RNA sequence: AGCCGGUGACGGGGGCGCCCUUGGGCUGAGAUGGACCCUUAGAACCUGAACCAGAUCAUGCUGGCGUAGGAAGUCGCGUUGCUGUCAUG
Numbered sequence: 001a002g003c004c005g006g007u008g009a010c011g012g013g014g015g016c017g018c019c020c021u022u023g024g025g026c027u028g029a030g031a032u033g034g035a036c037c038c039u040u041a042g043a044a045c046c047u048g049a050a051c052c053a054g055a056u057c058a059u060g061c062u063g064g065c066g067u068a069g070g071a072a073g074u075c076g077c078g079u080u081g082c083u084g085u086c087a088u089g
Stems, first nucleotide, its partner, number of pairs: 001083003006077005011039004016033001017026004045070003051064004
């Protein structure tokens, strides 16, 4: 000095379903919260998809599809590890 991992600032991206009922139940980080998740990517989210299999009162509920196609970034801090370079002994 570079790379991987960590972290901060600012900016940006994203979803909000199902069942009975006005209150509750299911999954989830989040089911419209002054919250949550994601930000270069094996998973924030979208498309395929009115998909396939299974489960459920029901639903992206679970698995497959999926080393499929898309998807929103810059700057700084730090120094463990790896690699390289230079100086000195």
Predicted 3D model of an 89-nucleotide RNA (TPP riboswitch aptamer (THI element)) from Paracoccus onubensis. Its mean pLDDT, the model's own confidence on a scale to 100, is 76. The model forms 95% of the base pairs in the Rfam consensus.